A computed fold for a 73-nucleotide RNA from a Candidatus Omnitrophota bacterium, annotated as transfer RNA. Its mean pLDDT, the model's own confidence on a scale to 100, is 81.
[in-house]
RNA sequence: GGGCCAUUAGCUCAGUUGGUAGAGCAGGACACUCUUAAUGUCAAGGUCGUUGGUUCGAUCCCAACAUGGCUCA
Numbered sequence: 001g002g003g004c005c006a007u008u009a010g011c012u013c014a015g016u017u018g019g020u021a022g023a024g025c026a027g028g029a030c031a032c033u034c035u036u037a038a039u040g041u042c043a044a045g046g047u048c049g050u051u052g053g054u055u056c057g058a059u060c061c062c063a064a065c066a067u068g069g070c071u072c073a
Base pairs, nucleotide, nucleotide: 001072002071003070004069005068006067007066010025011024012023013022019056028042029041030040031039049065050064051063052062053061
């Protein structure tokens, strides 16, 4: 230098014909308990890596860039 893959909640990851996003764990509140743990319930937590483009509408399609990984030379 070329090719490919990944980037979504604090962490690990889902999310298909494009219609404004979920789970588990962690953290918080409550219930239960003499207390803790365990268990249950509830709520919160996201500019979907960045910038543009297409579209009535983009996590999703296109381009460039950034970071990480694999690979070829």

Rfam family: tRNA. It is annotated as a transfer RNA. Gene Ontology term of the family: triplet codon-amino acid adaptor activity. About the family: Transfer RNA (tRNA) molecules are approximately 80 nucleotides in length.